[in-house]
Molecule: c-di-GMP-I-GGC riboswitch aptamer
Organism: Clostridiaceae bacterium
RNA sequence: GUCGAUAAUGGCAAACCCGCUGAAAAGCGGGGACGCAAAGCUAAAGGGCCUAAAGCGUAAAGCUAUGGCAGCCUGGCUACCGAAA
Numbered sequence: 001g002u003c004g005a006u007a008a009u010g011g012c013a014a015a016c017c018c019g020c021u022g023a024a025a026a027g028c029g030g031g032g033a034c035g036c037a038a039a040g041c042u043a044a045a046g047g048g049c050c051u052a053a054a055g056c057g058u059a060a061a062g063c064u065a066u067g068g069c070a071g072c073c074u075g076g077c078u079a080c081c082g083a084a085a
Stems, first nucleotide, its partner, number of pairs: 002085001003082002011036002016031006034071001040077003045074003048069003055063002
């Protein structure tokens, strides 16, 4: 350095509930733990997914990100500990 243990110290916090913001997706705060060895950061690194206010379009349908998701995957950066290999 790679790696990840019935190790140790800790850390984060899904669903759900309450409050706030938002058109929504979703986010923030509090509670709460399903899980996570990066469930830390990066959305202008690439892909994928979600929403559709405004705009376009229709008989109806629908399209579209400039809005989101890092706990969807890959990548990049940073990081505690030290068994086996």